[in-house]
RNA sequence: AAACUUUCGGGCGAUGGAGUUCGCCUUUAACCGUCCUCUGUAAAAUGUGGACUGAUGACUCCUAAUCACGG
Numbered sequence: 001a002a003a004c005u006u007u008c009g010g011g012c013g014a015u016g017g018a019g020u021u022c023g024c025c026u027u028u029a030a031c032c033g034u035c036c037u038c039u040g041u042a043a044a045a046u047g048u049g050g051a052c053u054g055a056u057g058a059c060u061c062c063u064a065a066u067c068a069c070g071g
Stems, first nucleotide, its partner, number of pairs: 009026005016062006033052004038047001
């Protein structure tokens, strides 16, 4: 100096916040939804156009939005 591993810390998991928990990443990172069409290819990826679901990675609570009922 480089590579690898472990622990702690930090960050991330398609729309806000918190707790718990799981996973991933370690800054040249994790992450940036689904389906169909076109492009493209050995197969893909990327890109174009259209349609659709969800405030969670998972559980719970709060907040925002929408709908229905009651006071």
This is a predicted structure of a 71-nucleotide RNA (Fluoride riboswitch aptamer (crcB RNA motif)) from an Acidobacteriota bacterium. Taxonomically the source falls in Acidobacteriota (Bacteria, Pseudomonadati).